Context: one part of a larger RNA
RNA sequence: UGUUAGAAAACUGAGGAGAUCUGACCCUAGUACGAGAGGAUUGGAUAAGAUCUACCUAUUGUGUACUGAUUGUCACGCCAGUGGCAUCGUCAGGUAGCUACGUAGAGAAGAGAUAACCGCUGAAAGCAUCUAAGCGGGAAGCUUACUCCAAAACAAGUUUUCUUUUAAGGUUCGUAAGAGAUUAUUACGUUGAUAGGCUAAGAGUUUAAGCACAGUAAUGUGUCUGCUGAUUAGUACUAAUUGAC
Numbered sequence: 001u002g003u004u005a006g007a008a009a010a011c012u013g014a015g016g017a018g019a020u021c022u023g024a025c026c027c028u029a030g031u032a033c034g035a036g037a038g039g040a041u042u043g044g045a046u047a048a049g050a051u052c053u054a055c056c057u058a059u060u061g062u063g064u065a066c067u068g069a070u071u072g073u074c075a076c077g078c079c080a081g082u083g084g085c086a087u088c089g090u091c092a093g094g095u096a097g098c099u100a101c102g103u104a105g106a107g108a109a110g111a112g113a114u115a116a117c118c119g120c121u122g123a124a125a126g127c128a129u130c131u132a133a134g135c136g137g138g139a140a141g142c143u144u145a146c147u148c149c150a151a152a153a154c155a156a157g158u159u160u161u162c163u164u165u166u167a168a169g170g171u172u173c174g175u176a177a178g179a180g181a182u183u184a185u186u187a188c189g190u191u192g193a194u195a196g197g198c199u200a201a202g203a204g205u206u207u208a209a210g211c212a213c214a215g216u217a218a219u220g221u222g223u224c225u226g227c228u229g230a231u232u233a234g235u236a237c238u239a240a241u242u243g244a245c
Stems, first nucleotide, its partner, number of pairs: 005163007015149004021049002024046001026044002033038001051106005059100001061098002066093005071086006110144003117137004170245003173189005194239003197235005203228003210223005
């Protein structure tokens, strides 16, 4: 842009894509078979490998605006306490998120038409013959079935609802994230919890500073723990104004 009034939702499914995998152990059974050696078809069941999908409760890793320890040096006048730089200086942990080495799941069962092939009945050809008429069985393959996309399927589909001349609805704009390169999508815009802040909780780190005591001191102990990014809830304090199309 189209789908022939304009919209908001919910569908149908022509068609397309994906997937379709594999061996092993055990039972049937040391059975059938076989002199023995050996050793099944079939049916059932168990865990596994590879591949794929989703997810982060637990486990692992990361986690450069979280917490602590520590070295050198500089600064805050000095002590104490802090801060800067050195790969985040280094090291030990670690929330959210992301993640695999982790967790969960999948290829199950079935239907139809068939291939090779196996048959029934049966003539031509008094017999025979699966075929000539007729009727069956039969594969990881085909069509379905399973998962996903899908009305741009131009034969442009269906259903419900809204609006009727400035409406219904949408855009611009702003606050953002279950979204994201941009766009788009989605949530919200004061009739408001959309983000930030604040409060509380959770979670991480580990017992802050100060003071007191013990010790020559390093340090230790006691006391009050302190700090905190992403998480959860509450709260209009700040920003989502007014408009225009």